[in-house]
Context: one part of a larger RNA
RNA sequence: CCAUGUCGAAGGAACUCGGCAAAAUGACACCGUAACUUCGGGAGAAGGUAUGCCCUCAGUAGGUGAACCUGUACAAGGGGAGCCCAAUGAGGCCGCAGAGAAUCGGUGGCUGCGACUGUUUAUUAAAAACACAGGUCCGUGCGAGGUUGUAAGACGAUGUAUACGGACUGGCUCCUGCCCGGUGCUGGAAGGUUAAGAGGACCGGUUAAUGCCCUUCGGGGUGUGAAGCUGAGAAUUUAAGCCCCGGUAAACGGCGGCAGUAACUCUAACUGUCCUAAGGUAGCGAAAUUCCUUGUCGCAUAAGUAGCGACCUGCACGAAUGGUGUAACGACUGCCCCGCUGUCUCCGACAUGGACCCG
Repeated sequence: CCAUGUCGAAGGAACUCGGCAAAAUGACACCGUAACUUCGGGAGAAGGUAUGCCCUCAGUAGGUGAACCUGUACAAGGGGAGCCCAAUGAGGCCGCAGAGAAUCGGUGGCUGCGACUGUUUAUUAAAAACACAGGUCCGUGCGAGGUUGUAAGACGAUGUAUACGGACUGGCUCCUGCCCGGUGCUGGAAGGUUAAGAGGACCGGUUAAUGCCCUUCGGGGUGUGAAGCUGAGAAUUUAAGCCCCGGUAAACGGCGGCAGUAACUCUAACUGUCCUAAGGUAGCGAAAUUCCUUGUCGCAUAAGUAGCGACCUGCACGAAUGGUGUAACGACUGCCCCGCUGUCUCCGACAUGGACCCG
C1' cells in the first nucleotide's frame, strides 16, 4: 500500500453527480397515530412506555376433559378426576447494560412518470419500456372472417356476434372540441376514360386469267387482277379500375396572418382585411415539451443554473399518436427535513490475509 473487519475526540453531509458506502432503525406487548382517500386504505403512519430473575396474586382465571349417569342409544345433556397453564397487580434482588448474543423496518414532507400484482435486453440497461383489467373502432352469419399448406387438410372451434380475429388506447374521476380539401377505407352507379376478346369497313402482298407494246417467235417489257393463302387494320361492342357523386377522423392526418381601436399609460372585449378543408375548444403550461433562460415573482438557504407554488411572452402542449386530475402501489426520477454516522474537516489505532523488506 491492497482486501476484509473493529474502534474513534470535537463537529455531523462541510464529502459527492448523488448520503454512494457505512452508521442508525429493528422483536413482542400496551398507549397513541395526520393530511388525503376509490372508505378498503394511508398505518408498523408518526411518536412514546414496558421487557431479566425471585416471592406472591396462583396451580387461580382459562383450556382440555376420563370413569360414571341420563338418553328417542353413532345425537345430545350431565359429570367433574387427571393433565396443561396465563395475564394483571403488590413486594423484593442483581448488573454499565434485561428483546443483555444472534436473527432483526430508518422515518417524514413535496413533485414527475406509470394506476396496481406482474414482464423484459441469459452475459454492461428492470425502467417512465412491455403487459394489464377497462374503453373504442373495423372485419366476420358459419364450409365465418383470419392463419397455415401446392393440395387434401388442419387451427380458429367440437366455438357461433355476451363469439372469434385485427388495430389503437390503457385502472378510476371529469372529459374527449373543429376540419372529409389531400391520403386511405366505404357506398353509388348516370356520364367520361379504359384491356384482352369479339368485330371486320378500308388498304396491301402473292397469282390463275387477261389488256397493251416490242420480238430474232424462244421470249421480253408494262398494266388490270378472281378464288385461296397472307400482312396491317377503322367504326362498333365490353369489366373492374380511374375520373365523378356521397359518407367516414377512438381512419392516416391537419387545427392561420396583417392592421387599427377604450378620457394618463398599457392592453384590446371591438372593427377591418387576406388566406384556408378548418383555423387549437376544455384543460394544462419555462413542463420528461421553453430556444432566448439561471425568464419574472414567491417559499426554503447566510448564499439554491436544482426543488416546490404561481405568472403566460406555448421558439415548438392539447384532447384514445388520448387531455387533465387522482387514493393505493414502485430495488423508478428530482428536491427537502429529522435521526444517524470516518462520506468529509483529517486522519489515527487495532485484527486477519496478501503485497513488500530481511534471513
Predicted 3D model of a 359-nucleotide part of an RNA (large-subunit ribosomal RNA, domain IV) from Saccharum hybrid cultivar.
Its Rfam family is "Bacterial large subunit ribosomal RNA". Rfam links the family to the GO terms structural constituent of ribosome and ribosome.